[in-house]
Molecule: transfer RNA
Organism: Sciurus carolinensis
Parts: sequence; structure tokens; C1' cells
RNA sequence: GGAGAUGUAGCUCAGAGGUAGAGUGCUUGCCUGGAAUGCAUGAGGCCCUAGGUUCAAACCCUAGCACCA
Repeated sequence: GGAGAUGUAGCUCAGAGGUAGAGUGCUUGCCUGGAAUGCAUGAGGCCCUAGGUUCAAACCCUAGCACCA
């Protein structure tokens, strides 16, 4: 320098056009003599950035950035 993969919650990852979920962690409550486990609840996301297409974009297209091989 060329071609390619990835970028979504603290972490690991789903989500293929109609304003986003799981596991784990965290908060609160229940349970226990106490703790762990378990059960329930809640918080936490302007979906890497900027444009474009579309009535509507996390999703499609372009460029950039980061990272991986």
C1' cells in the first nucleotide's frame, strides 16, 4: 500500500427496515440466626463518527476512525 472481518448496556454477545434484548455484573426487596444459593424488582444504550437512500435506518449505501487477522 491492497483486499477482508469486527464496532450494540460495566463485561461477553444476540438483534436483517417500524423508536433494542439475553447472560453475567450492579441496585432494592424476599428468603436465612448470618452468609451463599435461589426468587422478584429496578437502574444502566442518543447502537463508533459524519453523510446518503427511505414515510421510517442499529439494520441498506459511501467515506472516515478504532481494533483484529